Predicted 3D model of a 404-nucleotide RNA (Bacterial RNase P class A) from a Bryobacteraceae bacterium.

RNA sequence: GUGGCCGGACGGGCAGUCGCGGCUCGCGUAUGCUCGCGCUCAUUGGGCCGGGUGAAGCGGGUCGAGGAAAGUCCGGUCUCCACAGGGCAGCGUGCCGGCUAACGGCCGGGGGGGUUCGCUCAAAGCGGGCUUCACGGAAAGCGCCACAGAAAAUAUACCGCCUGGUGUCCUUUCGGGGAUGGCAGGUAAGGGUGAAAUGGUGCGGUAAGAGCGCACCGCGCGCCGGGUAACCGGCGUGGCAGGGCAAGCCCCACGCGGAGCAAGGCCAAAUAGGGGAGGAGCGGCGGCCCGCCGCGUUCGACUUCCGGGUAGGCUGCUAGAGCCCGUCAGUAAUGGCGGGCCAAGAUGAAUGACUGCCGCCCCCAAAAGGGGUACAGGAACCGGCUUACAGUCCGGCCACCCAA
Numbered sequence: 001g002u003g004g005c006c007g008g009a010c011g012g013g014c015a016g017u018c019g020c021g022g023c024u025c026g027c028g029u030a031u032g033c034u035c036g037c038g039c040u041c042a043u044u045g046g047g048c049c050g051g052g053u054g055a056a057g058c059g060g061g062u063c064g065a066g067g068a069a070a071g072u073c074c075g076g077u078c079u080c081c082a083c084a085g086g087g088c089a090g091c092g093u094g095c096c097g098g099c100u101a102a103c104g105g106c107c108g109g110g111g112g113g114g115u116u117c118g119c120u121c122a123a124a125g126c127g128g129g130c131u132u133c134a135c136g137g138a139a140a141g142c143g144c145c146a147c148a149g150a151a152a153a154u155a156u157a158c159c160g161c162c163u164g165g166u167g168u169c170c171u172u173u174c175g176g177g178g179a180u181g182g183c184a185g186g187u188a189a190g191g192g193u194g195a196a197a198u199g200g201u202g203c204g205g206u207a208a209g210a211g212c213g214c215a216c217c218g219c220g221c222g223c224c225g226g227g228u229a230a231c232c233g234g235c236g237u238g239g240c241a242g243g244g245c246a247a248g249c250c251c252c253a254c255g256c257g258g259a260g261c262a263a264g265g266c267c268a269a270a271u272a273g274g275g276g277a278g279g280a281g282c283g284g285c286g287g288c289c290c291g292c293c294g295c296g297u298u299c300g301a302c303u304u305c306c307g308g309g310u311a312g313g314c315u316g317c318u319a320g321a322g323c324c325c326g327u328c329a330g331u332a333a334u335g336g337c338g339g340g341c342c343a344a345g346a347u348g349a350a351u352g353a354c355u356g357c358c359g360c361c362c363c364c365a366a367a368a369g370g371g372g373u374a375c376a377g378g379a380a381c382c383g384g385c386u387u388a389c390a391g392u393c394c395g396g397c398c399a400c401c402c403a404a
Stems, first nucleotide, its partner, number of pairs: 001400010012358007020064008032053005038048004066375001070386002073384005078260004090256005095109005110135001111133009136251002141249002143245003158191002160187005166181006199217006218240001219238008264315004274306005281295005322341008359373005
């Protein structure tokens, strides 16, 4: 320098014009509301005058999406409902320790796998770096293991190897020897099949073989040592038993009540129901009388009060497991302390549009010029995970190339 993997940070800037939502300040008006022992007409009230408050409206100030606001997958706060206690069913989690309000999250550790480097002549082995893993139990039980293969689990004999006797053929120095076929038996060394074949390598052993015996490795059990633990190391012992799948059922341990801000709370019209009290009248025909009509006097017109619900409005609602800086403890996640800061709160739902300049990337040999600038947007709030993302920067590890 190039490339790969992993982790972290950022993800346009400035100016102008127009526009939107929240809060706030000022101006300010209504046939609005309200006050005056005001004036006046006049009896319940009206008009006028003066003051206060002020819906609209106008102007100023200030604030106004994200690293994922997304998917709604997991955990919590909050709210309402349910709830003696225990169990079953169901769902979830699953090496160990720590962090946290909690988690299926995060950090650290252990073990397994992959890759690379070093030690080594090389292999095996050991050690280091990076990376990755749903990583409890297969000796409770059931189930499954395609294709191929003899056999996929009470093991088994396809080829091969070995032994026995035997048929045929050849040969013979007549004792036998050889070739080949079938039969009976032994054998898991070798071949072959497969993702996987009943511990591995080597030596001995054997008719051929075999943990049959032995050494090393692996495995089980016991003891000792280290570690909080997972686990690791050492010694002894057992020839060694049960192949895999629990991401099929299952077993074990632990955890889990339900619904969700359209939760929930408050205020509250018009109309129509409901309840209480009064009640013989009430209403229309322009004011009054007469008259007429309608609804009523058991089924109660009309007046008044109460209550529930709807429309609508307010609240919940954004100061919080908050953000930034410093410092201390800790390997770290994280926590303590000190200082500073307040940063959307809408509801058919604002946070935008246009122009110019600059930045970044691409094309063109260069200049000029042209093109591009992602993914995507709150809706009660918070912690995670996952997914999407043009481009830029930083760090760690690895490989290769160049130079000293």

The sequence is in RNAcentral, with records from ENA. The gene name in the source record is rnpB. It matches the Rfam family "Bacterial RNase P class A". Rfam classes the family as a ribozyme. The coordinates come from a structure-prediction model, not an experiment, and the mean pLDDT is 76.